[in-house]
Molecule: transfer RNA
Organism: Candidatus Kerfeldbacteria bacterium
RNA sequence: GGGCGGCUAGCUCAGUUGGUUAGAGCGCCACAUUGACAUUGUGGAGGUCACAAGUUCGACUCUUGUGCCGCCCA
Numbered sequence: 001g002g003g004c005g006g007c008u009a010g011c012u013c014a015g016u017u018g019g020u021u022a023g024a025g026c027g028c029c030a031c032a033u034u035g036a037c038a039u040u041g042u043g044g045a046g047g048u049c050a051c052a053a054g055u056u057c058g059a060c061u062c063u064u065g066u067g068c069c070g071c072c073c074a
Stems, first nucleotide, its partner, number of pairs: 001073007010026004019057001028044005050066005
């Protein structure tokens, strides 16, 4: 220098051919339960979907560029 893959909640990850409100598990907070802790149950908070631009009535999803991580080639 070239090619491929990945980037979504604190962590690990889903997300269907682009369609109304972006989700799960673990973790965190509160309450119930207990003498207390743990477990369990209920509720809640937490996201610029890496960044920017474009296409579209509408983008996490498509296109282009940039950044970071990993792999391969030279």